Notes
The RNA shown here (transfer RNA) has 75 nucleotides and comes from a Candidatus Bathyarchaeota archaeon. It matches the Rfam family "tRNA". Rfam's curators write: Transfer RNA (tRNA) molecules are approximately 80 nucleotides in length. Rfam classes the family as a transfer RNA. The sequence is in RNAcentral, with records from ENA. The coordinates come from a structure-prediction model, not an experiment, and the mean pLDDT is 82.
RNA sequence: GGGCUCGUAGUCUAGUCUGGAUAUGAUUUCGGUCUGCGGAACCGGAGGUCGUGGGUUCGAAUCCCACCGAGCCCG
Numbered sequence: 001g002g003g004c005u006c007g008u009a010g011u012c013u014a015g016u017c018u019g020g021a022u023a024u025g026a027u028u029u030c031g032g033u034c035u036g037c038g039g040a041a042c043c044g045g046a047g048g049u050c051g052u053g054g055g056u057u058c059g060a061a062u063c064c065c066a067c068c069g070a071g072c073c074c075g
Base pairs, nucleotide, nucleotide: 001074002073003072004071005070006069007068010027011026012025020058028046029045030044031043032042033041051067052066053065054064055063
C1' cells in the first nucleotide's frame, strides 16, 4: 500500500441479509417485596447521540460514501 471482517448502555449481547417508527436480553446500579438475616429469589426504575460525519428515503442501528479505531490475510 491492497483486501476482508467487526464497532450497539459501565461490561457482554440480539436485531443488520429482506428499512417501518417505543433498540433485545443478561450483567451492573437504584428502589421495593419477601426473609431470622441476606450479597439469594421476585417486581419495578435508571443507564444508548447504535464509532464519527455526510448522502438516499416519507422513514436508517439496518442501504450508499468518506473518515476513525480493532482484528485477520496478501504484498